[in-house]
Context: one part of a larger RNA
RNA sequence: GGAUGUUGAAGGAACUCGGCAAAUUACUUGCGUAACUUCGGGAUAAGCAAGCCCGGUCUAUAGGCAACUAUAAACCGGGGGCACAAAAAUGGGGGUGGCGACUGUUUACCAAAAACACAGGGCUCUGCGAAGUCAUAGAAGACGACGUAUAGGGUCUGACGCCUGCCCGGUGCCGGAAGGUUAAAAGGAGGAGUGCAAGCUCUGAAUUGAAGCCCCGGUAAACGGCGGCCGUAACUAUAACGGUCCUAAGGUAGCGAAACUCCUUGUCGGGUAAGUUCCGACCUGCAUGAAUGGCGUAACGACUUCCCCGCUGUCUCCAACAUCUACUCA
Numbered sequence: 001g002g003a004u005g006u007u008g009a010a011g012g013a014a015c016u017c018g019g020c021a022a023a024u025u026a027c028u029u030g031c032g033u034a035a036c037u038u039c040g041g042g043a044u045a046a047g048c049a050a051g052c053c054c055g056g057u058c059u060a061u062a063g064g065c066a067a068c069u070a071u072a073a074a075c076c077g078g079g080g081g082c083a084c085a086a087a088a089a090u091g092g093g094g095g096u097g098g099c100g101a102c103u104g105u106u107u108a109c110c111a112a113a114a115a116c117a118c119a120g121g122g123c124u125c126u127g128c129g130a131a132g133u134c135a136u137a138g139a140a141g142a143c144g145a146c147g148u149a150u151a152g153g154g155u156c157u158g159a160c161g162c163c164u165g166c167c168c169g170g171u172g173c174c175g176g177a178a179g180g181u182u183a184a185a186a187g188g189a190g191g192a193g194u195g196c197a198a199g200c201u202c203u204g205a206a207u208u209g210a211a212g213c214c215c216c217g218g219u220a221a222a223c224g225g226c227g228g229c230c231g232u233a234a235c236u237a238u239a240a241c242g243g244u245c246c247u248a249a250g251g252u253a254g255c256g257a258a259a260c261u262c263c264u265u266g267u268c269g270g271g272u273a274a275g276u277u278c279c280g281a282c283c284u285g286c287a288u289g290a291a292u293g294g295c296g297u298a299a300c301g302a303c304u305u306c307c308c309c310g311c312u313g314u315c316u317c318c319a320a321c322a323u324c325u326a327c328u329c330a
Stems, first nucleotide, its partner, number of pairs: 001325008010316002014314001019311001027051005036041001038159001052079006059072005080084001092309004097304002099301002104116002120157007132143003160296004165226003170223002172219005179214003185208002190203005227245005254288001255285001266282005
């Protein structure tokens, strides 16, 4: 000097990215317990008191004929100690926001989470030798399923509550079949070569001709998308209102400097003596927005933000002790 422990005057988070680490708390009984709530919870909420030993009174239960014995509770009186849940084991608590409903699952060996899953919701496919999947050169066969549309597969969302707006022009999917286009094939007008000829060989227009595509409809809890400029009210400002251009349609309800806001430490309010964080508002949304779900939400979380109480060597500012080690000497 290091590691692991123990203790510490006064202060008590001033430490630090951050109370990281440590400390506090802890049991039983009695009292007491808020907002909110899906009425189950929240809750061991929070908070307060008692607990050892001796003697006595009384009650209850069990056993016993009884005396009494055992256990438990209440009450009264007294005693000792620094300390009575005397050791060990053994919750610190409260408020607020975000995200995810929850219990679960995950990167074996740097990530446990807001990621995955989930119950619930929607769309879509599938009539049974089902769809879908495995398998093979080709098959047989198997799973699905000893199931049968209240079933099975795919996909998106993710408890619950209130809801889920407009656009089918593009892409996809579904339906349609009148017309256009169109392969092989059919067809064979006509043409070419050759031959004395019959013929042989080659070429070949019109016409007929499937799906698909074009075309006509539908469909967004399919992939996706959801405007610009100018003017206008008797202070000013703003614009309910008007004009114009474009579009398939121009973002509805909600929420909003947000896990999204660049400018930005936006502005106002709260909390602090002092607050780039935090909470409540405003709306000028660079670049929110409705199952790529929107907004709320009790309970829950080794998640995450901010604040408070308690507590402490985290710190002001370090010190001592114990064990081990490093180091020096023998």
This is a predicted structure of a 330-nucleotide part of an RNA (large-subunit ribosomal RNA, domain IV) from a Pseudomonadota bacterium. The coordinates come from a structure-prediction model, not an experiment, and the mean pLDDT is 87. Rfam family: Bacterial large subunit ribosomal RNA.